[in-house]
């Protein structure tokens, strides 16, 4: 140096135009004598710009960053 493939909560992952789920962690609440399981609830995210579009996580340019492949 070219190509692909991915970047969504603290970790991990689905969603690919119409209010971002889903697990675990964090916090409260119910049980319990007390913990621990359990069951209910909160908090809290779309990598970075720009473009398109009545709306972009999602489509299309540039870019960082990670993997991989070629050379």
């Nucleotide at each position: 140096g070219c190509g692909c493939u991915g970047g969504u909560a603290g970790u991990a992952u689905a969603g690919g135009g119409g209010u971002a789920g889903u697990a675990u962690c964090a916090c409260g609440g119910c049980c319990u004598u007390c913990c621990a399981a359990g069951c209910c609830g909160u908090u809290g995210g779309c990598c970075u710009g720009g473009g398109u579009u009545c709306a972009a996580a999602u489509c299309c340019c540039a870019g960082c960053c990670a993997g991989c492949g070629c050379a």